[in-house]
About this RNA:
Predicted 3D model of a 78-nucleotide RNA (Glycine riboswitch aptamer) from Ammoniphilus sp. CFH 90114. RNAcentral holds the sequence, with entries from Rfam. Rfam family: Glycine riboswitch aptamer. Gene Ontology term of the family: glycine biosynthetic process. About the family: This family represents the bacterial glycine riboswitch.
RNA sequence: CCUCUGGAGAGAGCGAUAAGCCACCAAAGGGGUAGACUCUUGAAUCAAGAGUUAAACUCUCAGGUAAAAGGACAGAGG
Numbered sequence: 001c002c003u004c005u006g007g008a009g010a011g012a013g014c015g016a017u018a019a020g021c022c023a024c025c026a027a028a029g030g031g032g033u034a035g036a037c038u039c040u041u042g043a044a045u046c047a048a049g050a051g052u053u054a055a056a057c058u059c060u061c062a063g064g065u066a067a068a069a070g071g072a073c074a075g076a077g078g
Base pairs, nucleotide, nucleotide: 001078002077003076004075005074006073011022013021014020023065024064025063029061030059031058032057035053036052037051038050039049040048041047042046
């Protein structure tokens, strides 16, 4: 990477299946942060500052709110 299986949340909202509007969800993607690591300064295991990384926490830009589709992640096979 491919195939199969499992896989949550939230209005089948108003409107004319449009434009537009209101409410809501967190598990494609994206932003922020906890944490971790590195560096600098100071006598320091401590403190301050800077950088890297980074969530299952947070935001809700994107996406989504019957079924279908999608779906982080997990299991099996190639």